[in-house]
Molecule: transfer RNA
Organism: bacterium
RNA sequence: GGGGCGUUAGCUCAGUGGCAGAGCGCUAUCCUCACACGGUAGAUGUCAUUGGUUCAAAUCCAAUACGCCCCA
Numbered sequence: 001g002g003g004g005c006g007u008u009a010g011c012u013c014a015g016u017g018g019c020a021g022a023g024c025g026c027u028a029u030c031c032u033c034a035c036a037c038g039g040u041a042g043a044u045g046u047c048a049u050u051g052g053u054u055c056a057a058a059u060c061c062a063a064u065a066c067g068c069c070c071c072a
Base pairs, nucleotide, nucleotide: 001071002070003069004068005067006066007065010024011023012022013021018055026042027041028040029039030038048064049063050062051061052060
């Protein structure tokens, strides 16, 4: 220098065009003498950034940034 994959909640990850979700974690509460376990309720997000396509974009396209891998 060229190519591929990835970037979504605190962590690990789903979601491939029409309400942003799960598990774990966190907060409150019930239970307990207390803790743990368990039950109930709740809070979470610039979907890496910018631009484009579309009635509508986390999702499609382009550029850029970062990480990993391959080629030279």